[in-house]
RNA sequence: AGGAGUAUAACUCAGUUGGUAGAGUAGCGGUCUCCAAAACCGCCUGUCGUAGGUUCGAUUCCUACUACUCCUG
Repeated sequence: AGGAGUAUAACUCAGUUGGUAGAGUAGCGGUCUCCAAAACCGCCUGUCGUAGGUUCGAUUCCUACUACUCCUG
């Protein structure tokens, strides 16, 4: 220099052809227990990396940029 991929909750990740954003773990509270663990119930979280575009409607499609990773030389 050229090419490819990833970016979603505190963490690990889903989200299948555009239509109300989810799971597990962690944290907090409760039930249970002499206490604790385990189990069960509930709660807490998100400008979906940033900025534009298309659309009635975008995590999803298009463009640019940013960060990280990989490949070629």
The RNA shown here (transfer RNA) has 73 nucleotides and comes from a Clostridiales bacterium. It matches the Rfam family "tRNA". Rfam describes the family as follows. Transfer RNA (tRNA) molecules are approximately 80 nucleotides in length. Their secondary structure includes four short double-helical elements and three loops (D, anti-codon, and T loops). Further hydrogen bonds mediate the characteristic L-shaped molecular structure. tRNAs have two regions of fundamental functional importance: the anti-codon, which is responsible for specific mRNA codon recognition, and the 3' end, to which the tRNAs corresponding amino acid is attached (by aminoacyl-tRNA synthetases). tRNAs cope with the degeneracy of the genetic code in two manners: having more than one tRNA (with a specific anti-codon) for a particular amino acid; and 'wobble' base-pairing, i.e. permitting non-standard base-pairing at the 3rd anti-codon position. Rfam classes the family as a transfer RNA.